[in-house]
Context: one part of a larger RNA
């Protein structure tokens, strides 16, 4: 580069919008740009293929003729793409009716527990471990009983369960708000998928800047343990953990599976909606349908293991990435960032 691939062997961008581009639903008309077709001209010579001919033959070499798969003119033909005009609803969106939910942000507040302070009872330990020390305590600890202070986190409901685009989301409660599901079929009429660059989100950790600091705890310190012990275990314990704000932008950002579209056996079960049946009514409970979340299986498909209408089967349309291990996601350079350090990214050598 043709290709093969990308759940685990190398390989899906951490997610989502969305430019430019690729690709697009049913149908009339019409142009003839792709597309197919005839003719013309041009496609130098030698090369080359075929049929002759000349050197005694062959290499040579001469002659015809074909090829030159193309390019411009020009006639024609319209199934497909395309372009222009026009229609249409089965795609997408929109209205109206419901409906379920830790989906976002902001204010307010609740009650258990841990710390702590302050008062009461009360005395000699307490605490901790495999065992013990070191820490606490007669200045009265621990245990208790009441009264405070403050700070983070929400037990049960809780689930194989919900929501969100991933990150994530969980006591109440009120205010603003995003989406999803239904059911109607009222409007709009291809408004769609995907999307290089870009753009916004993005756990923890770190870093600016003010604040907060109960518990936990890197780091330190001190007690053990070992031959040692810069560990594990124990007593303290500072950054941090929390808030507001600004930055960073990465993770085993995993479903290790990239988005959308259609088709293809089935059984269950849990959650959200409509019909409907049975019942005098609810209420349980069957049937059926849309959606979403597990499990189990058949054909198919895998190298196995497995997946298996939530596909890793059949098929299309778009992006992204892979191409023997080290070297190396590093060095050089750019771009970003206070800074750690991100992203992009090699070769030498070596097996």
């Nucleotide at each position: 580069u043709u290709g093969g691939g990308c759940g685990u062997a190398a390989a899906g961008g951490g997610c989502u919008c969305g430019u430019a581009g690729g690709c697009g639903g049913c149908u009339u008309g019409u142009c003839g740009c792709g597309u197919c077709u005839g003719c013309u001209g041009u496609g130098a010579a030698a090369a080359u293929g075929c049929g002759g001919g000349g050197c005694u033959u062959a290499a040579c070499u001469c002659c015809g003729u074909a090829c030159g798969u193309g390019c411009a003119g020009u006639g024609g033909g319209u199934a497909c793409g395309g372009g222009c005009a026009g229609g249409c609803u089965a795609g997408a969106g929109u209205g109206c009716g419901g409906u379920a939910g830790g989906g976002g942000u902001g204010a307010c507040u609740g009650g258990a527990a841990u710390u702590c302070c302050u008062g009461g009872u009360g005395u000699a330990g307490c605490g901790g471990u495999g065992g013990a020390a070191u820490g606490c305590g007669c200045a009265g600890a621990u245990a208790u009983c009441a009264g405070g202070a403050g700070g983070a986190a929400c037990a049960c409901c809780g689930a194989u369960g919900g929501c969100g685009a991933a990150g994530g989301c969980a006591g109440g409660u009120c205010a603003c708000u995003g989406g999803g599901c239904u059911g109607u079929u009222a409007c709009u009429g291809a408004c769609g998928c995907u999307g290089a660059g870009g753009a916004g989100c993005g756990a923890a950790a770190g870093c600016g800047u003010g604040g907060g600091g109960a518990g936990c705890g890197a780091a330190c310190a001190g007690g053990a343990u070992u031959a040692g012990a810069u560990a594990c275990c124990c007593u303290g314990g500072u950054a941090g953990u929390c808030c507001a704000u600004g930055c960073u932008g990465u993770a085993a950002a995993c479903g290790u599976u990239g988005g959308g579209a259609a088709c293809u056996a089935g059984g269950u079960g849990c959650g959200g909606g409509g019909u409907u049946c049975u019942u005098u009514c609810c209420a349980c409970g069957g049937a059926u349908u849309c959606u979403g979340c597990g499990c189990c299986g058949g054909a198919g498909c895998u190298a196995a293991c497995g997946c298996a209408u939530u596909a890793a089967g059949u098929u299309c349309c778009c992006c992204g990435c892979c191409u023997g291990g080290g070297g190396a996601g590093u060095a050089c350079g750019g771009c970003c960032g206070c800074a750690a350090g991100g992203c992009u990214a090699a070769a030498a050598c070596u097996c």
This is a predicted structure of a 351-nucleotide part of an RNA (small-subunit ribosomal RNA, central domain) from an uncultured bacterium. The coordinates come from a structure-prediction model, not an experiment, and the mean pLDDT is 87. The full RNA is in RNAcentral, with records from ENA, Greengenes and SILVA.